[in-house]
RNA sequence: UAAGUACUUUGGGGCGAGGUGUAAUUCCUCACCGGCAGUAUAGUCUGCGAGCACUUCGGUGUUGAAAAGGUGAAAUUCCUUUACCGACAGUUAUAGUCUGGAUGGGAAAAGUGUUAA
Numbered sequence: 001u002a003a004g005u006a007c008u009u010u011g012g013g014g015c016g017a018g019g020u021g022u023a024a025u026u027c028c029u030c031a032c033c034g035g036c037a038g039u040a041u042a043g044u045c046u047g048c049g050a051g052c053a054c055u056u057c058g059g060u061g062u063u064g065a066a067a068a069g070g071u072g073a074a075a076u077u078c079c080u081u082u083a084c085c086g087a088c089a090g091u092u093a094u095a096g097u098c099u100g101g102a103u104g105g106g107a108a109a110a111g112u113g114u115u116a117a
Stems, first nucleotide, its partner, number of pairs: 001117001003115008016030004031097002033086002035048004043084002051062004066082005088100003
């Protein structure tokens, strides 16, 4: 230095104001948020994770959303403008933002030891 392996740690953010109403952080107007890897820096590209369904418990299936213009060697990632999307269960009233499964799981990242070269 790169590879194998063991262990440890880390590993998801966001409702503030006004309105209606018996009742809404759930509706309406404005507000706010964006996991991991890849790639010119990405919620909307490619892949993965979470979630959901099934399962012979090994896995299998499913899984949201962007256009236009500009700069550049290179950007659907930057800049400008205007848009769009967001599991399940619960709730005095419909939830990306509240409560719960979850002191869970997890893509992956970092560190330490060790093995051989």
A computed fold for a 117-nucleotide RNA, annotated as FMN riboswitch aptamer (RFN element). The prediction has a mean pLDDT of 83. Its Rfam family is "FMN riboswitch aptamer (RFN element)". Rfam describes the family as follows. The RFN element is a highly conserved domain that is found frequently in the 5'-untranslated regions of prokaryotic mRNAs that encode for flavin mononucleotide (FMN) biosynthesis and transport proteins. This element is a metabolite-dependent riboswitch that directly binds FMN in the absence of proteins. In Bacillus subtilis, the riboswitch most likely controls gene expression by causing premature transcription termination within the 5' untranslated region of the ribDEAHT operon and precluding access to the ribosome-binding site of ypaA mRNA.The FMN riboswitch structure, reported in present an FMN-bound six-stem junction, adopts a butterfly-like scaffold, stapled together by opposingly directed but nearly identically folded peripheral domains.